[in-house]
RNA sequence: CAUCAAGACCGGUGGAGGGACAGGCCCUUUGAUACCGGGGCAACCCAGAAGGUGCCAAAUCCUGCGACGUAAGUCGGAAGAUG
Numbered sequence: 001c002a003u004c005a006a007g008a009c010c011g012g013u014g015g016a017g018g019g020a021c022a023g024g025c026c027c028u029u030u031g032a033u034a035c036c037g038g039g040g041c042a043a044c045c046c047a048g049a050a051g052g053u054g055c056c057a058a059a060u061c062c063u064g065c066g067a068c069g070u071a072a073g074u075c076g077g078a079a080g081a082u083g
Base pairs, nucleotide, nucleotide: 001083002082003081004080009038010037011036012035013034017027018026019025021064022063023062024061039056040055041054043053044052045051060079065076066075067074068073
C1' cells in the first nucleotide's frame, strides 16, 4: 500500500480445548486445538490455476472507537489476518 459479506474437506496420530484480545454468541468426546498425508479454493506474486505464499464453520462470527440517528441502523475508523 492492497484485499478481507464470494469460494473451498477427507483420512491418520492424539485426547480437551478452540474461534487473536475483552464481552457476547458459537464450535467441540458424533473428537476440539495441533501435527502428518491427500484433496480443494483462487486473494497476492507470476508470462502462465506450472510454481511460491495464503486459505478451506459462522461477514475478520458479532460488538469494541467516532459521526449521523429517538431507535433500528448506516458510514467511517481502530485492531487483526494475508500478500

This is a predicted structure of an 83-nucleotide RNA (SAM riboswitch aptamer (S box leader)) from uncultured Litorimonas sp. The RNAcentral record of the sequence draws on MGnify.